[in-house]
RNA sequence: AGAGUUUGACCCUGGCUCAGGAUGAACGCUAGCAGAGUGCUUAAUGCAUGCAAGUCGAACGCCUCCUUCGGGAGGAGUGGCGAACGGGCGAGUAACACGUGCCUAACCUGCCCUUUAGUUUGGAACAGCUGUGGAAACACAAUUAAUUCCGAAUGUGCAACUAUGUAAUGAGAAAGCAAAGUUGUAAAGGAGCAAUCCGCUAAAGGAGGGGGGCGCGGCCCACCAGUUAGUUGGUAAGGUAAAAGCUUACCAAGGCAAAGACGGGUAGCCGGCUUGAGAGGGUGAUCGGCCGCAAUGGGACUGAGACACGGCCCAUACCCCUACGGGGGGCAGCAGCAGGGAAUAUUGGACAAUGGGGGAAACCCUGAUCCAGCAACUCUGCGUGAAGGAAUAAGCCUUACGGGGUGUAAACUUCUUUUCUGGGGGAAGACGAAAGACGGUACCCCAGGAAUAAGGGGCGGCUAACUACGUGCCAGCAGCCGCGGUAAUACGUAGGCCCCGAGCGUUAUCCGGAGUUACUGGGCGUAAAGAGUCCGUAGCCGGAAGUAUAAGUCUACUUUCAAAGACCAUGGCUUAACUAUGGGAAGGGGGUAGAUACUGUAUAACUAGAGAUAGAUGGAGGUUAGUGGAAUUUCCAGUGGAGGGGUGAAAUCCGUUGAUAUUGGAAGGAACGCCUAAAGCGAAAGCAGCUAACUAUGCCUCAUCUGACGGUGAAGGACGAAAGCGUGGGUAGCAAACAGGAUUAGAUACCCUGGUAGUCCACGCUGUAAACGAUGCUCGCUAAGUGUUGGACUGGCGUAAGCCGGAUCAGUGCUGUAACUUAACGGAUUAAGCGAGCCGCCUGGGGAGUAUAGUCGCAAGACCGAAACUCAAAGGGAUAGGCGGGGAAACACACAAGCGGUGGAUUGCCUCGAUUAAUUGGAGACUAAGCCAAGAAUCUUACCUGGGUUUGACAUAUAGUAUGUCACAUAUGAAAGUAUGUUAGUAUUACGUAAGUAAUACGUGCUAUACAGGUGCUGCAUGGCCGUCGUCAGCUCGUGCCGCAAGGUGUCCGGUUAAGUCCGGGAACGAGCGCAACCCUUGCUCUUAGUUAGGAUGUCUAAGGGGACUGCUGGGGCAACCCGGAGGAAGGAGGGGAUGACGUCAGGUCAUUAUGGCCCUUAUACCCAGGGCGUCAGAGGCAAUACAAUGGGUAGUACAAAGGGAAGCGAAAGUGUGAGCUGGAGCAAAACCAAAAAGCUAUCCUAAGUGCGGAUUGCAGUCUGGAACUCGACUGCAUGAAGUUGGAAUCGCUAGUAAUGGUGGAUCAGCCAUGCCACCGUGAAUAAGUCCCUGUUUCUUGCACUCACCGCCCGUCACACCAUGGGAGCUGAAGCUCUUUGAAGAUCCGCAUAUGCGGGUUGAGGAGGGAUUCAGUGACUGGGGUGAAGUCGUAACAAGGUA
Repeated sequence: AGAGUUUGACCCUGGCUCAGGAUGAACGCUAGCAGAGUGCUUAAUGCAUGCAAGUCGAACGCCUCCUUCGGGAGGAGUGGCGAACGGGCGAGUAACACGUGCCUAACCUGCCCUUUAGUUUGGAACAGCUGUGGAAACACAAUUAAUUCCGAAUGUGCAACUAUGUAAUGAGAAAGCAAAGUUGUAAAGGAGCAAUCCGCUAAAGGAGGGGGGCGCGGCCCACCAGUUAGUUGGUAAGGUAAAAGCUUACCAAGGCAAAGACGGGUAGCCGGCUUGAGAGGGUGAUCGGCCGCAAUGGGACUGAGACACGGCCCAUACCCCUACGGGGGGCAGCAGCAGGGAAUAUUGGACAAUGGGGGAAACCCUGAUCCAGCAACUCUGCGUGAAGGAAUAAGCCUUACGGGGUGUAAACUUCUUUUCUGGGGGAAGACGAAAGACGGUACCCCAGGAAUAAGGGGCGGCUAACUACGUGCCAGCAGCCGCGGUAAUACGUAGGCCCCGAGCGUUAUCCGGAGUUACUGGGCGUAAAGAGUCCGUAGCCGGAAGUAUAAGUCUACUUUCAAAGACCAUGGCUUAACUAUGGGAAGGGGGUAGAUACUGUAUAACUAGAGAUAGAUGGAGGUUAGUGGAAUUUCCAGUGGAGGGGUGAAAUCCGUUGAUAUUGGAAGGAACGCCUAAAGCGAAAGCAGCUAACUAUGCCUCAUCUGACGGUGAAGGACGAAAGCGUGGGUAGCAAACAGGAUUAGAUACCCUGGUAGUCCACGCUGUAAACGAUGCUCGCUAAGUGUUGGACUGGCGUAAGCCGGAUCAGUGCUGUAACUUAACGGAUUAAGCGAGCCGCCUGGGGAGUAUAGUCGCAAGACCGAAACUCAAAGGGAUAGGCGGGGAAACACACAAGCGGUGGAUUGCCUCGAUUAAUUGGAGACUAAGCCAAGAAUCUUACCUGGGUUUGACAUAUAGUAUGUCACAUAUGAAAGUAUGUUAGUAUUACGUAAGUAAUACGUGCUAUACAGGUGCUGCAUGGCCGUCGUCAGCUCGUGCCGCAAGGUGUCCGGUUAAGUCCGGGAACGAGCGCAACCCUUGCUCUUAGUUAGGAUGUCUAAGGGGACUGCUGGGGCAACCCGGAGGAAGGAGGGGAUGACGUCAGGUCAUUAUGGCCCUUAUACCCAGGGCGUCAGAGGCAAUACAAUGGGUAGUACAAAGGGAAGCGAAAGUGUGAGCUGGAGCAAAACCAAAAAGCUAUCCUAAGUGCGGAUUGCAGUCUGGAACUCGACUGCAUGAAGUUGGAAUCGCUAGUAAUGGUGGAUCAGCCAUGCCACCGUGAAUAAGUCCCUGUUUCUUGCACUCACCGCCCGUCACACCAUGGGAGCUGAAGCUCUUUGAAGAUCCGCAUAUGCGGGUUGAGGAGGGAUUCAGUGACUGGGGUGAAGUCGUAACAAGGUA
């Protein structure tokens, strides 16, 4: 110090979230020790038990006990002092309660200190005790002492009064002082042999403590705007220690308040603590100061001090005792208990220290305090071992199987002992001989033994740290973004790693980051935000200059802001935390002195701001009255005669009762054409025929005058479009509502025909608009250029009117960098620039401009204006794409112009669907469907049924075992297979005479193990290959330049091209992949060679050359190039092919092959037979054949190219009606197979379902093959279906093309081929145009789209959940008020006595009523929010299809 998150990407705005620090914390997992701290934040809820305030015999009497008789000890009382301190808590309190600084001349003060003067004398009562009563508490009677109480004397003094004097201090005197007089007013004794000490009384002073007053300071709500009757002041009296409405009577009518009174909510305040760079923010535990409180409410008594936590009285609630008559109690003291709660400790020790009370003292008391116990609650320190130890054990994890990780880690060896255990010694804290709770503690010494001691969280990014397995949008995670739908670094587990460590995480809260409330330090054209406009009160701000003053301001000194804390230094605990001592600044408040620039104030004066007078002048400025013409409509009259009107097209509608049209006339209302404009006026809203009256204002010019009179502007006031409302008029046109006609799936709309409010006038209300320049008002400053309006000045021309200029003041427009500014767009002397003053407004989106309350309004509604809840965005500008029922340009058999088809028929093939044991699988708009499949009877074959095999049909290896190479038979079976049998008998080496045996090699079989195998899944895990856009002209890069950036430029513009092809321009200059060319083929020609041939030319075949380049020429053009012409076989790319940029479609293929992962393993593998892939109501696609005469039949006759051929092509000849058969010549091919067909010639058919058409079916055959039943092709005879040119719609083709005719080949035994791929023959028509349809490219424009229009997205309804408003009401709380009752206490009055009785006032509380406010709840109801794929439409985003 920042980071994540809105987007395809970018900049900005803006919220949300995270990293840090903190805590009296809590929870989860874990836990060795020590020190210092801290520990009911909730129920100011209720409390059992014990303790927390007593002491004095040197004030007093009584009683008891002991005695060494001197006395001592104890008990209950009287009396004194204390109990008002100390300790607790924070309910109340928004207040002079607190903090800070002053004042008290308006006051008090026990004990303590200093000083002065006294302490004489007489009496009395009440406890105790005794007695009586009573459960108790206690009451009554008699009796008694004192430092208890009362009287008298004295009066240094003190107080009051009277009349004098003094006159200092001080801003001010009522006060002070001096002397005199009158009146009043004190006392207590005790101890000691004594000295003396302790007391007492009066007074003065001090110290410390307190009371009272004032200035300033610190919470929220204005949806609390008015409040107050002792209220504000005065007089008098009372009252107090003391001022005062503190209280009472009377008089006056004041007091407070927008600088926030009154009311409501919340809260003890501060030193401090915490966070922060600071300014600020939050907080008020522990420690310290102040205040308040003591079960709740009220009250007084005693006293120096209280309205009193462990005192009294009364009332209330609760609890306890009781003999039922009455009594007692108050842990917010220390422990402790219950309850509440996420949550907070021991019914401990000691007065040893510090301090407090009493006492002359010893001493007593002290849950204050000092200690200990419990708790990782916080901070701090230490430890859980140290050194060595393998290229590195085991286990675990992982792996590409080689290895790698854990890891010197462990084991093992050596060492140490903080800690731990045992033993011994043993403090300081105490002054003063004794006396230490802590404590046998700290600390010291010895011994023992690595021994007693590590976890928590995390590992997708932010944020340090990664792999495997499991799971499969499940389970789950998550602070934000977000992970999980079969390869999850995000879930769970494991290994590894990272962070911290006796802790680690989570939750909660606060500050920070957040400059996200902006004083420091923000904004308002479009992101949230300028009020519709003006006037103007308070307030704030204010021109030039002099004098005075010194309030603000600045400086110095002084005083204060307690201590603690913080900071600095030094010291003490082994260190640290902790703590002791010392030190000091900044800053705040008060005072004194000084300075005087600026601001303020006072005063006199100035004219540049502002205003006034005078003179010209402009204008749709306003109000009122009058008046004018054009047009619409209606009415009257004429002409006229069938339609008019309206629309995309129509219809409703009007019209023969005469419309529309046209001519003349009349009526009435509204609006004012041309002029008219970037024009003018007005504060804005707004203002337009002409004339008049009244009225307001601006600008300009020259002088004169006033002398800062100014600016802005909360509150307030006035004006304020349209629509709307009220009353009364008016109503031609237009026109919400409404009606009808259309459109439509619907059409409560858009379009049409009508039409009422309204629009108009008068008066009154309403008070809002995208009231917009989305830009508050005023003032100053900051380059230009070019228009225009008004004024005055000036130059030139002109007789003049006027025209052309120049500079200038005031308006109003445009351009735009010299600047500046902005997130960008843009703004730019009319600022959104640079500055000043004042006001208004904003603080994420939605909920919501909604609800409630209030004010206004006749109403409609307006103004003011939330919250719960919910989301992680919402938004602005710009960028690249994509898209548009936006625009422009260009192109394509895209359309147009043509030719022929498809869609109708039959058949074939393919597909869907259905069926089936199976009808294997894939391909699905274009880009699936005569596609994979260039050949399904078996095979193929993947499917089904059945029969079989299990290391397997196929590969490699190991171990064991058998065997030696081969061939065959039998049985069974559909075959595969199974079972049985026969025959033959490898090589080398060793041993052996040999037979042979053993080993090894190789081969085979069997067994076992690794493995084989899979057309099983995933083409959305992949490679490769392919389709498509598209043979479309595009797609990019380097450097430079522009932009904050995404990105742009280049690639754009003007031409041109088939082309990002080329040319010219240009902040671009170059380059790459594409285009073109290079390659093949074809057309012309040459050379050479070749086949056939007797030979030559030619043709043909092969190889290699030439040829075409806009080269020549006319025209156009800057050029590129275009149009035309010549020559030429060929002309502007000559024709055709191969060749497919960056990329798109998660396009296709795991079934060609390869391949990750998953799955099967006596089966999802393998073998076999048969069946199926060939089923058939229906639908779709592609073809063939036709419907006929441009034809069909018959006969004759002519001309090809390319390709294939040896298990092959197969001639002649013979034979059969024919398919074919026999035959075998020739041919490994320019030689043979080999016949082209349409064509031509001749003839028949003559418009018919035919002599067209050939499906279908029957019979008989041929061929291939092991086998044609399911299921082949072909032949003959017979049969002779549909079909007479095909609806909507749709396909191909621009020349050797379409159309048409035949021929060949691959696959292949054969063939379901009418398919596919080639070849040649015959051989047209039309266009040379366009962007209308389809589509592509480029530029531009809009966009709320980016999964990119098959996009996005709105509202009702239905369902579920959530919070909330209204609501007949119901319930509760709070204070206020009225009525009534009214304790103690206080106070007043009366009573011939009275510590009494009676009455009045006040008074806490009780009961009842009222209005107010705030909560809770409520049938029903309103909208809102959120939810998976629901329903209906399609409102918005493109001209979103009606902007």
Notes
A computed fold for a 1443-nucleotide RNA from a metagenome, annotated as small-subunit ribosomal RNA. Rfam family: Bacterial small subunit ribosomal RNA. Its family is annotated with structural constituent of ribosome and ribosome in the Gene Ontology. The sequence is in RNAcentral, with records from SILVA.